About this RNA:
Fluoride riboswitch aptamer (crcB RNA motif) from an Acetobacteraceae bacterium, 61 nucleotides, folded computationally. The model forms 100% of the base pairs in the Rfam consensus. The source organism's lineage runs through Bacteria, Pseudomonadota, Alphaproteobacteria, Acetobacterales and Acetobacteraceae. The prediction has a mean pLDDT of 77.

RNA sequence: CGAGGCUAGGGUGAUGGAGUCCGCCACUUUCGCCGUCUAGGCUGAUGACUCCUGCCAUGUC
Numbered sequence: 001c002g003a004g005g006c007u008a009g010g011g012u013g014a015u016g017g018a019g020u021c022c023g024c025c026a027c028u029u030u031c032g033c034c035g036u037c038u039a040g041g042c043u044g045a046u047g048a049c050u051c052c053u054g055c056c057a058u059g060u061c
Stems, first nucleotide, its partner, number of pairs: 010025004016052006032042003
């Protein structure tokens, strides 16, 4: 590099994309928290790690 055979392929984890790992679900799982409770308040683009994008804060040029 070519040929043949076999096997795998889902969704989801509170706002975007990718990789790795982990958890949960099988029509279900999933769709944040506090609170004086339809007044008001708080954290975060991750389930975890890394990178990118966006957002916020501070400092320097």